[in-house]
Context: one part of a larger RNA
Molecule: small-subunit ribosomal RNA, 5' domain
Organism: uncultured bacterium
RNA sequence: GGACGAACGCUGGCGGCGUGCCUAACACAUGCAAGUCGAACGGAGUUGAAAGGAGCUUGCUUUUUUCAACUCAGUGGCGGACGGGUGAGUAACGCGUGAGUAACCUGCCUUUCAGAGGGGGAUAACGUUCUGAAAAGAACGCUAAUACCGCAUAAGAUUGUAGUUUCGCAUGGGACAGCAAUCAAAGGAGCAAUCCGCUGAAAGAUGGACUCGCGUCCGAUUAGAUAGUUGGCGGGGUAACGGCCCACCAAGUCGACGAUCCAUAGCCGACCUGAGAGGGUGACCGGCCACAUUGGGACUGAGACACGGCCCAAACUCCUACGGGAGGCAGCAGUGGGGAAUAUUGCACAAUGGGCGAAAGCCUGAUGCAGCGACGCCGCGUGAGCGAAGAAGUAUUUCGGUAUGUAAAGCUCUAUCAGCAGGGAAGAUAAUGACGGUACCUGACUAAGAAGCACCGGCUAAAUACGUGCCAGCAGCCGCGGUAAUACGUAUGGUGCAAGCGUUAUCC
Numbered sequence: 001g002g003a004c005g006a007a008c009g010c011u012g013g014c015g016g017c018g019u020g021c022c023u024a025a026c027a028c029a030u031g032c033a034a035g036u037c038g039a040a041c042g043g044a045g046u047u048g049a050a051a052g053g054a055g056c057u058u059g060c061u062u063u064u065u066u067c068a069a070c071u072c073a074g075u076g077g078c079g080g081a082c083g084g085g086u087g088a089g090u091a092a093c094g095c096g097u098g099a100g101u102a103a104c105c106u107g108c109c110u111u112u113c114a115g116a117g118g119g120g121g122a123u124a125a126c127g128u129u130c131u132g133a134a135a136a137g138a139a140c141g142c143u144a145a146u147a148c149c150g151c152a153u154a155a156g157a158u159u160g161u162a163g164u165u166u167c168g169c170a171u172g173g174g175a176c177a178g179c180a181a182u183c184a185a186a187g188g189a190g191c192a193a194u195c196c197g198c199u200g201a202a203a204g205a206u207g208g209a210c211u212c213g214c215g216u217c218c219g220a221u222u223a224g225a226u227a228g229u230u231g232g233c234g235g236g237g238u239a240a241c242g243g244c245c246c247a248c249c250a251a252g253u254c255g256a257c258g259a260u261c262c263a264u265a266g267c268c269g270a271c272c273u274g275a276g277a278g279g280g281u282g283a284c285c286g287g288c289c290a291c292a293u294u295g296g297g298a299c300u301g302a303g304a305c306a307c308g309g310c311c312c313a314a315a316c317u318c319c320u321a322c323g324g325g326a327g328g329c330a331g332c333a334g335u336g337g338g339g340a341a342u343a344u345u346g347c348a349c350a351a352u353g354g355g356c357g358a359a360a361g362c363c364u365g366a367u368g369c370a371g372c373g374a375c376g377c378c379g380c381g382u383g384a385g386c387g388a389a390g391a392a393g394u395a396u397u398u399c400g401g402u403a404u405g406u407a408a409a410g411c412u413c414u415a416u417c418a419g420c421a422g423g424g425a426a427g428a429u430a431a432u433g434a435c436g437g438u439a440c441c442u443g444a445c446u447a448a449g450a451a452g453c454a455c456c457g458g459c460u461a462a463a464u465a466c467g468u469g470c471c472a473g474c475a476g477c478c479g480c481g482g483u484a485a486u487a488c489g490u491a492u493g494g495u496g497c498a499a500g501c502g503u504u505a506u507c508c
Base pairs, nucleotide, nucleotide: 001508002507003506006504007503008502009501010500013380014379015378016377017376018375019373020372021338026336027335028334030333031332032331035078036077037076040075041074043072044071045070046069047068048067049066050065051064052063053062054061055060056059085291086290087289094216095215096214097213098212099211100210101209104208105207109204110203111202112201113200114199115198117151119149120148126141127140128139129138130137131136156183157182158181159180160179161178163176164175165174166173167172187196188195189194219261224254225253226252229251230250231249232248234246235245236244266288267287268286269285270281271280272279273278293314294313295312296311297310316327317326318325319324344370346369347368348367352366353364354363355362356361383413384412385411386410393404394403395402396401417449420443421442422441423440427435452497453496454495455494456493457478458477459476463492464491465490466489467488473480474479
């Protein structure tokens, strides 16, 4: 000098764009943050219409059936594996980069091929009964489906088997045709056309899994480490390779090119600095990873070993009729606590995007906006011109003066910003605007409402007076202060920056 997620002191007019718990991965009241589909299904309720029956006050009540609309718990489907948060752990194929898979999976989406024939048995809801304080649960009975289960069919796929041909990188891969076994399906809307779905297969796309080369912090006052350990054979398991797991066999494997142990740490794109090389950092934004009170486990599923799912254990909190139950903000706000320190229990789905739905639409603390904070960067303003009796005041003085100083007053203008009044967008269009009566435009109006902070011995731009008297104090370094202090305190003046200015911490 530059930088900052900063803090502290003094001060503070406006706007734009950013940014804001770095500490306790401490504990959390309250609300919201993941639902949706009635065009999969049987029901329940409400309303309306039509027809029939009954009653009578002859236009009302009640009941049955049918139809329509709306709403709802349940079965079922898809989504809750995305989006959002945090950085605890991790020195690792975690990340970065470059390769590989003759060892792999992939819902929704795209293209293509083939197909959906015919049956069955349940179960929630519901009804009845019962238990419990509650959470919840039990028995019996009824019913539906795109829920579930057989049978048929098999273009094809999988497995097994013996072939032909070709390729290669050991095991092997591709193509072709043969035999055997196994494997499907669901309907809905519509008058219809048709549309939305369903099953099997081949490819693509997307997303993921795994393997390898290289790189990736400190300590040797850590030198030996390792028994599923290293390899083989055979099995199991997996989407798949593999000691991933298991039986048997062998005795290996890693290590001064730093194993093991200890400490610290999420990694990167990037960011800061620097002429560069390098050094430092990993906030915001983007990619990857890990985690979701702590530890463990699987279930479902295309995908999880799953933040707002399940089970077990633990700590903590809450309810209880003491028998037993409920909970998880490192989502958005917000609270306590910790701290030098970090915001609103706001508005809206209008836009962008996501989930569901045929759609209308619903949901969305993602997101878009608003609020708070000079926390940062940028822009603007706090007036402009004229004005010497160089006014008054103040400071100083050699008492003549000098400085403040064209500064003020005064005269003439202007209106950016703020304030007042009127109009009023784009963003989104077929329609729909939270922001917002915002941005912006116009008009009237008054110089009015808007300047501080640090420094002035040298480094270093800027000095005098008084007070103090090695005291009080200053200080980044050198050093000032013991009676004339340009260095302390105050005043006047000056210098530098300016809605900021200084100090402190940290980095180059």